Source information:
Predicted 3D model of a 1516-nucleotide RNA (small-subunit ribosomal RNA) from a metagenome. Its mean pLDDT, the model's own confidence on a scale to 100, is 84. The RNAcentral record of the sequence draws on SILVA. It matches the Rfam family "Bacterial small subunit ribosomal RNA".

[in-house]
RNA sequence: AGAGUUUGAUCCUGGCUCAGGACGAACGCUGGCGGCGUGCUUAAUACAUGCAAGUCUACGAGAAAAUCGGUUUCGGCUGAUGAGUAAAGUGGCGAACGGGUGAGUAACGCGUAGGUAACCUGCCUUCAGGUUGGGAAUAACUCUACUAACGUGGAGCUAAUACCGAAUAUUGCAAUUAAUUCGCAUGGAUAUAUUGUGAAAGAGGGGGCUUCUUAUGAACCUCUUGUCUGAAGAUGGACCUGCGUUCCAUUAGCUUGUUGGUGAGGUAACGGCUCACCAAGGCAACGAUGGAUAGCCGACCUAAGAGGGUGAUCGGCCACACUGGGACUGAGAUACGGCCCAGACUCCUACGGGAGGCAGCAGUAGGGAAUAUUGCGCAAUGGCCGCAAGGCUGACGCAGCAACGCCGCGUGAUUGAUGAAGCUCUAAGGAGUGUAAAGAUCUGUUAGAAGGGACGAAUAGUUCAAAUGUUAAUAAUUUUUGAACCUGACGGUACCUUCAGAGAAAGCUCCGGCCAACUCCGUGCCAGCAGCCGCGGUAAUACGGGGGGAGCAAGCGUUGUCCGGAAUCACUGGGCGUAAAGGGCGCGUAGGCGGGUCUGUAAGUCAGAAGUGAAAUUUGUCGGCUUAACCGGCAAACUGCUUUUGAUACUGCAGAUCUUGAGUAAAACAGAGGAAAGUGGAAUUCCUGGUGUAGCGGUGAAAUGUGUAGAUAUCAGGAAGAACACCGGUAGCGAAGGCGGCUUUCUGGGUUUUUACUGACGCUGAGGCGCGAAAGCGUGGGUAGCAAACAGGAUUAGAUACCCUGGUAGUCCACGCCCUAAACGAUGAGCACUAGGUGUUGAAGGCUCGACCCCUUCAGUGCCGAAGCUAACGCAUUAAGUGCUCCGCCUGGGGAGUACGAUCGCAAGGUUGAAACUCAAAGGAAUUGACGGGGGCCCGCACAAGCGGUGGAGCAUGUGGUUUAAUUCGAUGCUACGCGAAGAACCUUACCGGGGUUUGAAACACAGUUGAAACUCUGAGAAAUCAGAGCCCCUUCGGGCAGCUGCACAGGUGCUGCAUGGUUGUCGUCAGCUCGUGUCGUGAGAUGUUGGGUUAAGUCCCGCAACGAGCGCAACCCCUGUCCUUAGUUGCCAUCAGUUCGGCUGGGAACUCUAAGGAGACCGCCGUCAAUAAGGCGGAGGAAGGUGGGGAUGACGUCAAAUCCUCAUGGCCUUUAUACCCCGGGCUACACACGUGCUACAAUGGCCGGUACAAUGGGAAGCAAUAUCGCGAGAUGGAGCAAAUCCUUAAAACCGGUCUCAGUUCGGAUUGGAGUCUGUAAUUCGGCUCCAUGAAGUCGGAAUCGCUAGUAAUCGCGGAUCAGCAUGCCGCGGUGAAUACGUUCCCGGGCCUUGUACACACCGCCCGUCACGCCAUGGAAGUUGGUAGUACCCGAAGUCGUCGUGCUAACCUAUUCACGUAGGAAGUAGACGCCGAAGGUAAGACCAAUGACUGGGGCGAAGUCGUAACAAGGUA
Repeated sequence: AGAGUUUGAUCCUGGCUCAGGACGAACGCUGGCGGCGUGCUUAAUACAUGCAAGUCUACGAGAAAAUCGGUUUCGGCUGAUGAGUAAAGUGGCGAACGGGUGAGUAACGCGUAGGUAACCUGCCUUCAGGUUGGGAAUAACUCUACUAACGUGGAGCUAAUACCGAAUAUUGCAAUUAAUUCGCAUGGAUAUAUUGUGAAAGAGGGGGCUUCUUAUGAACCUCUUGUCUGAAGAUGGACCUGCGUUCCAUUAGCUUGUUGGUGAGGUAACGGCUCACCAAGGCAACGAUGGAUAGCCGACCUAAGAGGGUGAUCGGCCACACUGGGACUGAGAUACGGCCCAGACUCCUACGGGAGGCAGCAGUAGGGAAUAUUGCGCAAUGGCCGCAAGGCUGACGCAGCAACGCCGCGUGAUUGAUGAAGCUCUAAGGAGUGUAAAGAUCUGUUAGAAGGGACGAAUAGUUCAAAUGUUAAUAAUUUUUGAACCUGACGGUACCUUCAGAGAAAGCUCCGGCCAACUCCGUGCCAGCAGCCGCGGUAAUACGGGGGGAGCAAGCGUUGUCCGGAAUCACUGGGCGUAAAGGGCGCGUAGGCGGGUCUGUAAGUCAGAAGUGAAAUUUGUCGGCUUAACCGGCAAACUGCUUUUGAUACUGCAGAUCUUGAGUAAAACAGAGGAAAGUGGAAUUCCUGGUGUAGCGGUGAAAUGUGUAGAUAUCAGGAAGAACACCGGUAGCGAAGGCGGCUUUCUGGGUUUUUACUGACGCUGAGGCGCGAAAGCGUGGGUAGCAAACAGGAUUAGAUACCCUGGUAGUCCACGCCCUAAACGAUGAGCACUAGGUGUUGAAGGCUCGACCCCUUCAGUGCCGAAGCUAACGCAUUAAGUGCUCCGCCUGGGGAGUACGAUCGCAAGGUUGAAACUCAAAGGAAUUGACGGGGGCCCGCACAAGCGGUGGAGCAUGUGGUUUAAUUCGAUGCUACGCGAAGAACCUUACCGGGGUUUGAAACACAGUUGAAACUCUGAGAAAUCAGAGCCCCUUCGGGCAGCUGCACAGGUGCUGCAUGGUUGUCGUCAGCUCGUGUCGUGAGAUGUUGGGUUAAGUCCCGCAACGAGCGCAACCCCUGUCCUUAGUUGCCAUCAGUUCGGCUGGGAACUCUAAGGAGACCGCCGUCAAUAAGGCGGAGGAAGGUGGGGAUGACGUCAAAUCCUCAUGGCCUUUAUACCCCGGGCUACACACGUGCUACAAUGGCCGGUACAAUGGGAAGCAAUAUCGCGAGAUGGAGCAAAUCCUUAAAACCGGUCUCAGUUCGGAUUGGAGUCUGUAAUUCGGCUCCAUGAAGUCGGAAUCGCUAGUAAUCGCGGAUCAGCAUGCCGCGGUGAAUACGUUCCCGGGCCUUGUACACACCGCCCGUCACGCCAUGGAAGUUGGUAGUACCCGAAGUCGUCGUGCUAACCUAUUCACGUAGGAAGUAGACGCCGAAGGUAAGACCAAUGACUGGGGCGAAGUCGUAACAAGGUA
């Protein structure tokens, strides 16, 4: 730091996903050790049991066990120690700390910075002063009563540092008085005087001079300590303030103690904190109020940072303690382990009544994916009490459990090749695992055993010694120093030493891409995987297993959450023409921003200093644990806030001034700018009348409609409403919507020029207000034309459409609503700057006598273009360029501009505007193809023009179907169907039935064994084969040959042509398909290959950012057409001779021919056209003329085209069978359908007779002549020929005759009979011949095929296969036409261009209803639950207030000798009142759940109906 994923490919936009880090985690598999940390995130759910807060020389009272005595009637009694101890009580201090939790709280709760001149503060420290003298009670205790219990009552006794008066009192407090000084206001501080008022407690140690005494002690002296008053400090708290602190505006208004004042009360203190009265304020778009959520912070995680997320452990603050309310005590609480009341729950109960609160530490239940021991110790640190010893302390220190996290260590090291075995793979050779193992030599961490063994411990205390303070004191005591004694939970732990032995210690995930790591087997869209893309349908590197590999490692993966990547909310750091996104337009409020100069100020800004920013954390460095984690020291940092001192460029603020921004006035100008009134002609329709007659109208074609009751057409007159031809123009005006005959009135804006004036008055603009096409709505008019709805006619499979005939709202006017548009330049407004060129509108200036032209300037409006920008397209002074200001808007697609809510509207509906769920895309621009019922150009027997067929008949042949034991298999649009098959009676043969064989019919190797096997004969059998007999090997002795047995293997026309090679078809003999370099483009790609001509041709020429090249085209090859040369046998015969008259013979080499080599044709020549080109047209010459004719030759590729049954071959399957042998059958079946053919339907013919002319070929298991026989097929026989020598009648044609239009003298099917040939064999199932029979058929519907010249048509001949079998196939020659105007149309193809939502490429894509299943969601009569409030009722505890006749020890007064009594003060039980929790009633609000039924939405396999969109998508 990026990567994958939209496409055929590309660039962009944009979402989704991944790689990183982290965690109080959980789950799966696995697990050696140690250190340091961490451990109920859920039910603030309920809790059994134990412990978590006590302590004390203040006080009174005061045991027991035990031990030692005394005494005894042995039952006991009693003394001392224990012991002034334990336990209980009064009293003091503590219990408000420490510990837990995060429910509540959006708040001065927290953070930060300040304030208190508006406050409090126990214990502690310092200073000053005091501590006098009295009194009355009460618990404990004793007696007694009630009660189940908790507990309570009565009587009596007693103490205090408990309680109550009194005295004294400073600088306390209150009132009055006056002075100094300080402060930001209120005010504060200090000091003066007077008056009033306000305290206290003792205890302990020691002493002995004096006094008392019960001889203990008291008083006294002294020390320590406590206590009281005042002042100050420290600490802790309280209150107030600035700033900061989540989301929702689908929460917009909230508030009556509310805001302020005066007075009073209350509080530690300010304050509506409370009350009375007065005023009517206060808060809010800079977000009040309401709702939801949440403890806040230091910090933690992440990130480059800015940010984002979190608020466990540690630390600070807050809140809470079963839920709600309340006060008491106290320095401090509205109190976790206190109290009162109400409620819920649990427990006890004798039913009367009581008790309780683990969110302390352990622990239990429950919940949950999930979180530990009912441990040890106060040794350390800290806390409370105490003078201290000491006690208490689940704070804390430790240990236990847990891989929960971080860190460290180990599971061995070195050597070791025959690269062992095993396993896996294999091309069978080998390779991998792999120096890995084994083996050898070592080491000893950890664990194990044995021994030693800590630091943490310092105090305090006691004793001794010394010094010191106080003191009358050598006593006691304080302080300091030294010595001794004593204290460890962890723990016999850390650590150290020794011992033995590699001995006890490795797993997890992954291996298609992202992403490091590959193979075999199994499976077969199954099972399964998956973070995204996606794998799996028989060769899966993606599933499962094996081997191997990669990564991490005592862990490894998965899941969840957060940040990152994501510049994907963009401050740093994004956008808005077409991808999501500019408001429809204007006016304008708040706000934001704002021209030049000067002065002041110093808010922003900048600089210095000070304070603070707790510690921990973080970073750097140094240090301590063997290292690290961890811990410690120092420093930095904490980017913040506050105070203060300066600076003044910029911004702000205040003042002054200027004119260029803006505006005003004056002079001109253009204009469909707006509103109102009036007016004009053309057209349309209607009405009236005339002329006139049969149609009109309408369409692709028709019909509906209209017309003989007179239409249409035409003429004249009249009526009505609406719109304004030509001019008219990417011309004008307006903010936009929009505005068009003419005239008048009123009115807005703009432009130009010049001078004067104002002096920044400006720009933008959230809310707000106004305008706002069409359609629509309301009321009232109007209605010619047009025309939703509707009706009819057509079209159609249907046609609720397109087309036609009608036609109502509406369109028009007035007034009032609606407020939306592709309201578009899909481009907000304003200002400034940045090359030009060329049109056009308005105005001005220059030139001119004046004008035109021309030049210059300003304001508009178009086009083309530089730089620049852009993903590209494109924009480009009218910016989408470069900058500034302000506003609006966007953040994946769908759901959805939907639902709910609110608001506006008469309604229709508008504005605002989600979520659940679902997908991995949706999208923009451009590229290459393909396609189009898009366009242009061109070609082809493509059409047209012709000739002949097929489709009808019979037969042949192939196919489908059917049948069958089998009818073997394949081919199956063109490109299967007389195809594989150039030939199924057996064989072939693969199929079926039956009979047999199992190393096999053929091949190869090894081992063992035999010497046979073959052959001959006999028997059985359908045969294969079986049984028997006969015969019974060669050798160079190595072996060969053959049989049998065994083991490897053979065999397979079994499957997969979608695993393949090879071969083939087709587009198509169409003219195309590409490459190198260069150039252009971000890129896919383009260019070249396009363009203008031309050609059969990407053939050639010209032009051109292209220049060249390759595969194709053409040519080279073969046949044929002319000529020449050479050569003449088997071919030929002109001349010569012979002749049996046959080139037969001699001879010839001329000719034909044969077969080798050459020549020839190239638009070469001439003319013309074209561009002086390529080339076209015509002509000459020539056997042949424009590739002469034919063939071979088939580019890149397409169709997963065909073939595993030609062959080859991977994989799979089979192996007494899917192999092999034999016999018989089948492939030849037959209601039917199709293809390809043959023969016909006749006179251009049939039949009979005669006569003529070929070429290609074939021949030895062959072709076969003459001859003889047979009507014939053929037979007999065999000359000749391995062939230019021998064998093989050409037919149509021509000549003559006959038939005379008919189912015939046409046609020959079918059938009967008789033969012949091949072959072992002709029945299923061959060919041919003869005789007889004589079917359909009289030229063929829709439709469809071939052919452009030696072609079609027609005639015969040959060959392959083959024993035999040809209407098929492949060839050969004979006779030998017609037509082509032309390219509109059908089909196919080529090039260019255009559109595209297609790319499996139109046989494409794709929309909506309906049906079925699933999912989430809206509405809904309602139902249920909750939350917060409002009104009223009731009203606990309790504070406060009033009363207090009841009750009361202390003080006062009176009285009494006294006890006492009475009154007062003071207090109090109780009563009443205000407030008041819970509860109740009532009507509403909001939230959630649920609800018959219902609405749409999404997703689903190949459902149904149509075909709306994408091409002109067939109606843009």